This is a predicted complex of two RNAs, RNase P RNA and transfer RNA, with 451 nucleotides together. Rfam match: Bacterial RNase P class A. The prediction has a mean pLDDT of 78.
RNA sequence: CCAGACGGCUGGACGGUCGCGGCGUUCUUACGAACGUCGAGGAAAGUCCGGGCUCCACGGAAACACGGUGCCGGGUAACGCCCGGCGGGGGCGACCCCAGGGACAGUGCCACAGAGAGCAGACCGCCAUGACCUGUCAUGGCAAGGGUGAAAGGGUGCGGUAAGAGCGCACCGCGCGGCCGGUAACGGCAGCGGCAUGGCAAACCCCACCGGGAGCAAGACCAAAUAGGGAUGGCAGCAGGUGCAAGCCUGCAGAACUGUUUCCGGUUCGUCAUCCGGGUCGGUCGCGCGAGGCGUCCAGCGAUGGGCGUCCCAGAGGAAUGGCCGUCCAGCUUACGCAAGUGAGUGGACAGAACCCGGCUUACAGGCCGUCUGGCGCC
RNA sequence: GCUGCUGUAGCUCAGUGGUAGAGCACCUCAUUGGUAAUGAGGAGGUCGACAGUUCAAUCCUGUCCAGCAGCA
Numbered sequence: 001c002c003a004g005a006c007g008g009c010u011g012g013a014c015g016g017u018c019g020c021g022g023c024g025u026u027c028u029u030a031c032g033a034a035c036g037u038c039g040a041g042g043a044a045a046g047u048c049c050g051g052g053c054u055c056c057a058c059g060g061a062a063a064c065a066c067g068g069u070g071c072c073g074g075g076u077a078a079c080g081c082c083c084g085g086c087g088g089g090g091g092c093g094a095c096c097c098c099a100g101g102g103a104c105a106g107u108g109c110c111a112c113a114g115a116g117a118g119c120a121g122a123c124c125g126c127c128a129u130g131a132c133c134u135g136u137c138a139u140g141g142c143a144a145g146g147g148u149g150a151a152a153g154g155g156u157g158c159g160g161u162a163a164g165a166g167c168g169c170a171c172c173g174c175g176c177g178g179c180c181g182g183u184a185a186c187g188g189c190a191g192c193g194g195c196a197u198g199g200c201a202a203a204c205c206c207c208a209c210c211g212g213g214a215g216c217a218a219g220a221c222c223a224a225a226u227a228g229g230g231a232u233g234g235c236a237g238c239a240g241g242u243g244c245a246a247g248c249c250u251g252c253a254g255a256a257c258u259g260u261u262u263c264c265g266g267u268u269c270g271u272c273a274u275c276c277g278g279g280u281c282g283g284u285c286g287c288g289c290g291a292g293g294c295g296u297c298c299a300g301c302g303a304u305g306g307g308c309g310u311c312c313c314a315g316a317g318g319a320a321u322g323g324c325c326g327u328c329c330a331g332c333u334u335a336c337g338c339a340a341g342u343g344a345g346u347g348g349a350c351a352g353a354a355c356c357c358g359g360c361u362u363a364c365a366g367g368c369c370g371u372c373u374g375g376c377g378c379c
Numbered sequence: 380g381c382u383g384c385u386g387u388a389g390c391u392c393a394g395u396g397g398u399a400g401a402g403c404a405c406c407u408c409a410u411u412g413g414u415a416a417u418g419a420g421g422a423g424g425u426c427g428a429c430a431g432u433u434c435a436a437u438c439c440u441g442u443c444c445a446g447c448a449g450c451a
Stems, first nucleotide, its partner, number of pairs: 001375010012328007020039008041350001045361002048359005053215004066211005071085005086100001087098004101206002106204002108200003123146002125142008154172006173195001174193003178189004219285004229276007237252006254269005292311008329348001331346006380450007389403004397434001405421005427443005
């Protein structure tokens, strides 16, 4: 210098001017005005996990069902998150990726092709014997080679054999128990077994662990007009029944509405005042001092934890945080110039709080810093 | 803001680990003087996108995208 890996930060700066929202002070009868102060993010997003908080349910615990998680250890309020290891895979390497328990508890599936696909199997082939029409058939042995397939019941080599085969042996793989190291996952060592049950559990399932449900439109408080409910009192026809009475019931009368008017029917029914209680409109709280930010020290490989100091930092309601101008800063284009550079133009992404917090995921122009790897060149 | 559901041919919908189907619509032929109906044949799918599990994914899992519905 080129190519890359990992981690972190930032994502316009300053000034002027016109506005917007919250809070405070002063003025104003009020509307409002002036001044001061504060005013988005690393993701505020998706709502995929976990918690706080609130209500509902529930005597406690356990089990069943359902859902989730799944190597080991640690961190945390908790997690499906994070850190450190282990094993497997990829890369020359820095480094990256893995839902990574159990397939001798059971059930199920493995299409097509192929002889055979799960209590294995023999199409071509190899070998032996027999027959005859002398290159075919029959019987038997075999599973090395060919073929099918994603997958064919260990792999390579040597021996062995009629041909072959873990049939025997060596190495590798696998399994079993032992010893050693490690908290553990796991690793190492020597030994034994001739190899037996291939894959799929992001199929049912088994094992271990976790989980009561809903969500701030949760929920709590104050509380209008009208209508309706209740209590008390006053007033309001007749008759009957009951009762000490208030009152209640029945009939008639009355009132309102209705079928076209009468008749005749149907439906409904006290009125006024005061008080009480529930809900609605509306208002207030929940609502931002918090698993809080910054700095520093200590413990730890780290995630993280602890101590000390310091700061107060949006919040309302369908919702404020913006526009313009000037000077700069990156970047881009272009002109001049051998170059350094100079001039002009352009120009800064994704997005935006709505109860809060910890994660994950997704979007993001450009810029900066640190550590490391490979290659080339020079000393 | 919170919660739930859906995405398969032009339209309406089935489907389920093993080459993806039906009805209507479309095209060609037959029938008819012609059209419709009818009959025969045919074309048309990156199964919303991207990853993962698996020998194999429309189906199983995750993350996004789009649409619909419910709650004051």